[in-house]
RNA sequence: CCGACUCUCGCGGGAGAGAUCGGGCCUUUCGAGGCUCGGAGCCGAAGGCGCAACCACCCCGGAAACGCUCAGGCAAAAGGACCGCGACGAGCUG
Numbered sequence: 001c002c003g004a005c006u007c008u009c010g011c012g013g014g015a016g017a018g019a020u021c022g023g024g025c026c027u028u029u030c031g032a033g034g035c036u037c038g039g040a041g042c043c044g045a046a047g048g049c050g051c052a053a054c055c056a057c058c059c060c061g062g063a064a065a066c067g068c069u070c071a072g073g074c075a076a077a078a079g080g081a082c083c084g085c086g087a088c089g090a091g092c093u094g
Base pairs, nucleotide, nucleotide: 002094003093005091006090007089008087009086010085011084012083013082020039021038022037023036024035025034026033027032041074042073043072047070048068049067050066054062055061
């Protein structure tokens, strides 16, 4: 100096499922709205847990977008696994 990978940051994309019902409190332009507690229902793509095809194998291990639904979520917004691009960022490696 160049390349691969990982992380971080920036930009763009990014699904599913009730603007659910009841109680209490607050606000109100009296239309409604907000907070909170509870009921049954639903979703999977933060996180978490489980199975294990597969990878590695001396030992120690890694591992899904599958399953669960603890957590989270069920108008919009926000969030969002993951994908693409960029960095004069960090690490690691050839």